[in-house]
The part of an RNA shown here (large-subunit ribosomal RNA, domain I) has 491 nucleotides and comes from Paraglaciecola arctica. Its mean pLDDT, the model's own confidence on a scale to 100, is 86.
Context: one part of a larger RNA
């Protein structure tokens, strides 16, 4: 200093396992909010501190149903107490619920400051933004009114995943440059709603034969078609299915009956010896249950040990849905005119004006009156259909912040949510904003008492516990670079 063998450190790969994801079936629910949400500040305990729950009545209060012996959340021991005069614990209904926040008495650099008015047992307790409907009283320039004011009463307002309608609305990219076109009526803004939304009962279609509101799927078709006939766009008619409904108050709202599902729950069969073992569920013998051998746990693999599973039963509240009964409330217009049509200029319709019907309008026109009108892709005549300019209307369709069951040739800790772990945290950035790492002693803390060295350290030898301490808390397995000690051998 090599090489080798052996033993060690480092280090945290792999196994193994999961408490935590992910993607789904079925259901349910589809909102909450001035009766103060969402979300938070600050308090609240025998208690310093975080998490939780709770609000000055503060790890709770009251009642009612439930259950039945231990409990007083967690890190986390102790202490103090409660509990068969039923606690702790679940359900429901209530009560208290500080300050902020729409935040609403006034102001504000949120959780602060500052007022008014009225009532008071003098502790305190109510009311007092705004903006709209309605009413009723006041009330100007201005007679009459009208604006304005006040007052009372109803509603509104703020948040919330995605999904819905409506106003607006790119651009990068495509076109192998680019302007028409594409992307795309997409992302994004804005306003609104509902558990769905919209849309909806023909002034549709069809082709001489009929069809009968809408919606959504599958075909028809990558057809017909539109297109610098480039890139691309891209239908309907028919068919065959989901689902079906028609109307002009089709209702709606409360109450009581009686039924059902939910919102705590209750019963729930069946095993024992031996053997290895630290420990039995293992292996061996013998036996039982099964409408229950779905799953989980127990010191290894348990139908019979636990919890549960099949199946049975079960509500005093609360709510939801369904019959029936009854009660209140509502119950348009009277067939659509500045409306069809026209002319310019947009848009929409697969359709870029084009030979372009249809649908819709900015601006300028402008009909008829069922003996009428629109439509059938330029226009016309036949023919056939159908009744614009009012309106309502379920399901089939879309989506999943959220609830429970359940499922998985989804993931196991560099993987799966960013977050298995007090993670949207810790850090970072002035701010939008960005944005981690980090699991695992052992069945059981039985988590090392007492002795030694030592700085009354660190960090180790003894000693005990354990099946196992090279499981010893920097704990499961402990791989590789790396670093080392003995031992041979070589140089």
């Nucleotide at each position: 200093c090599g090489u080798a063998u052996a033993c060690g450190g480092u280090g945290g790969a792999u196994g193994c396992c999961u408490a935590g994801g992910c993607a789904g079936u079925u259901a349910g629910a589809g909102g909450c909010g001035a009766u103060g949400a969402a979300g938070g500040a600050c308090g609240u305990g025998u208690a310093a501190g975080u998490c939780u729950g709770c609000g000055a009545a503060a790890a709770g209060c009251u009642g009612u149903g439930g259950a039945g012996a231990g409990c007083c959340g967690a890190c986390a021991a102790a202490a103090u107490g409660c509990u068969u005069u039923g606690a702790c614990c679940c359900a429901c209904a209530g009560a208290u619920a500080u300050c902020c926040g729409a935040a609403u008495g006034g102001g504000g650099a949120a959780a602060c400051c500052c007022a008014c008015c009225g009532c008071u047992u003098c502790g305190g307790c109510g009311g007092u933004a705004u903006c709209u409907g309605c009413a009723a009283c006041u009330g100007a320039a201005u007679a009459c009114a009208u604006a304005g004011g006040u007052u009372g009463u109803a509603g509104a307002g703020g948040c919330a995943a995605a999904c819905g309608a409506g106003g607006g609305g790119a651009a990068c990219u495509g076109a192998a440059a680019c302007a028409u076109c594409u992307a795309a009526g997409u992302a994004c803004c804005c306003u609104u709603a509902g558990g769905a939304a919209a849309a909806g009962a023909a002034a549709u279609c069809a082709a001489c034969a009929g069809a009968g509101a809408u919606u959504c799927c599958c075909c028809u078709a990558g057809u017909a078609g539109c297109g610098g006939c480039g890139a691309g766009c891209g239908a309907a008619c028919g068919g065959g299915g989901a689902g079906c409904a028609g109307c002009c108050g089709a209702g709606u709202a409360g109450u009581a009956a009686u039924g059902a599902a939910g919102u705590a729950g209750u019963g729930g069969a069946a095993u024992g010896u031996g053997u290895u073992g630290g420990a039995a569920a293992g292996c061996a013998c013998a036996g039982c249950g099964a409408u229950a051998c779905a799953g989980g746990g127990u010191g290894a693999u348990a139908g019979c040990c636990c919890c549960g599973u099949a199946c049975a039963c079960g509500a005093a509240g609360c709510g939801u849905c369904a019959u029936u009964a009854u009660u209140g409330c509502c119950a348009u217009a009277u067939u659509a005119a500045g409306u069809a049509g026209g002319u310019c200029g947009g848009g929409a319709c697969a359709c870029g004006u084009g030979u372009u019907a249809u649908c819709u309008u900015g601006a300028c026109u402008g009909a008829a009156g069922a003996u009428g009108g629109g439509g059938g892709g330029a226009c016309c005549a036949u023919c056939c259909u159908c009744c614009a300019a009012g309106g309502c209307u379920a399901a089939a369709u879309a989506c999943u912040c959220c609830u429970a069951a359940c499922u998985g040739a989804c993931c196991g800790a560099u993987a799966g949510u960013g977050a298995a772990c007090c993670a949207g945290u810790a850090c970072c950035g002035u701010g939008a904003g960005g944005g981690a790492a980090a699991g695992g002693c052992g069945a059981a803390a039985a988590g090392a008492a007492c002795c030694c060295c030592u700085g009354u350290g660190a960090g180790g030898g003894g000693a005990g516990u354990g099946a196992a301490a090279u499981a010893g808390a920097a704990c499961c397995u402990g791989a590789a670079a790396c670093c080392g000690u003995a031992u041979a051998c070589g140089u």

Taxonomically the source falls in Paraglaciecola (Bacteria, Pseudomonadati, Alteromonadales, Alteromonadaceae).